Glycine riboswitch aptamer from Planctomycetes bacterium UBA1135, 103 nucleotides, folded computationally.
[in-house]
RNA sequence: ACGACGGUUGCGGGAGAGUUCCAAGGGACAUCCCCCCGCGGACACCGAAGGGGCAAGCGGCAGCGGCCGUGAAACUCUCAGGUACCCGUACCGCAACUCGACG
Numbered sequence: 001a002c003g004a005c006g007g008u009u010g011c012g013g014g015a016g017a018g019u020u021c022c023a024a025g026g027g028a029c030a031u032c033c034c035c036c037c038g039c040g041g042a043c044a045c046c047g048a049a050g051g052g053g054c055a056a057g058c059g060g061c062a063g064c065g066g067c068c069g070u071g072a073a074a075c076u077c078u079c080a081g082g083u084a085c086c087c088g089u090a091c092c093g094c095a096a097c098u099c100g101a102c103g
Base pairs, nucleotide, nucleotide: 006098007097008096009095010094011093012092013091018043020042021041022040025037026036027035044083045082046081050079051077052076053075057070058069059068060067061066
């Protein structure tokens, strides 16, 4: 059971922070410069993939003060990730499929 709580897929919604500097290489150009893209690196910055930290509470120990463990987030850190647009993302809504708890 007219299917709880979940899972997958699709669609829609959905933030912040550098169009910084150096630069392998490539594109474009008759050729060079200029211009465009840019592996990698430097400094600055952001928090909403993922990851780390902890308040109350709870448990243990100690025995005035405390210590240890456990312990959530959109808080915090910034390892990872990201910093024009685009893309993508926490999270939210809808649909389809799936799972099968209480009763």
Description:
It was read from a public genome assembly, where an Rfam model found it.